Molecule: transfer RNA
Organism: Brevibacillus sp. NPDC058079
RNA sequence: GUUGAUGUAGCUCAGUCUGGUUUAGAGCAUUCGGCUGAUAACCGAAAGGUCGAUGGUUCGAAUCCAUCCAUCAACACCA
Numbered sequence: 001g002u003u004g005a006u007g008u009a010g011c012u013c014a015g016u017c018u019g020g021u022u023u024a025g026a027g028c029a030u031u032c033g034g035c036u037g038a039u040a041a042c043c044g045a046a047a048g049g050u051c052g053a054u055g056g057u058u059c060g061a062a063u064c065c066a067u068c069c070a071u072c073a074a075c076a077c078c079a
Base pairs, nucleotide, nucleotide: 001075002074003073004072005071006070007069010028011027012026013025020059030046031045032044033043034042052068053067054066055065056064
C1' cells in the first nucleotide's frame, strides 16, 4: 500500500441479514433493599449508552450508502 473482519453499558456480547411498535436489550460487575446471628449464595429493584466519528438517503437509521478513525488478520512492496 491492497483486501477483509471488528467497533453497541465498566467487562463479555445479542440485535444489523429483512430500516418500523414503548425509553436499544442480556449476562457479569456496581449500588440499594430483602433473606441470615453474620457472610456468601439466593430473591427484588436501581443506575449506567449521544450504538467509533462526520455527512448522506428516507416519513423513519444501531441497521442502508460514502468518507474518516481505531484494533486485528491475510497479501504485497522496500531496506